Transfer RNA from Brassica oleracea var. oleracea, 72 nucleotides, folded computationally. The source organism's lineage runs through Eukaryota, Streptophytina, rosids, Brassicaceae and Brassica oleracea. Its Rfam family is "tRNA". By type it is a transfer RNA. Rfam's curators write: Transfer RNA (tRNA) molecules are approximately 80 nucleotides in length.

RNA sequence: GGAUUAGUAGUCAAGCGGUAAGACAUAGCUUUUUCGCUGCUAGUAUCGCGGGUUCGAAUCCCGUCUAGUCUA
Numbered sequence: 001g002g003a004u005u006a007g008u009a010g011u012c013a014a015g016c017g018g019u020a021a022g023a024c025a026u027a028g029c030u031u032u033u034u035c036g037c038u039g040c041u042a043g044u045a046u047c048g049c050g051g052g053u054u055c056g057a058a059u060c061c062c063g064u065c066u067a068g069u070c071u072a
Base pairs, nucleotide, nucleotide: 001071002070003069004068005067006066007065010024011023012022018055026042027041028040029039048064049063050062051061052060
C1' cells in the first nucleotide's frame, strides 16, 4: 500500500429499512435489628464522525477516524 472485521448507555451486548431489546452496574423503594440477598420502580445510547439515497436509515451507498486480522 491492498483486502477484511468491528465501533450501539458506566461495562457487556441484540438489531439486517418502520423510529433502539436485554444483562450487569447505578439511584430510590421494599424486606432485614444492620449489611447482604430477594422483589419492584426509575434514569442513562438521536448507534465512531461527516455527507448521500429514501416518506422513513443503527441498518443501504460514499468518504473519513480508531482498533484488530490477513497479505505484499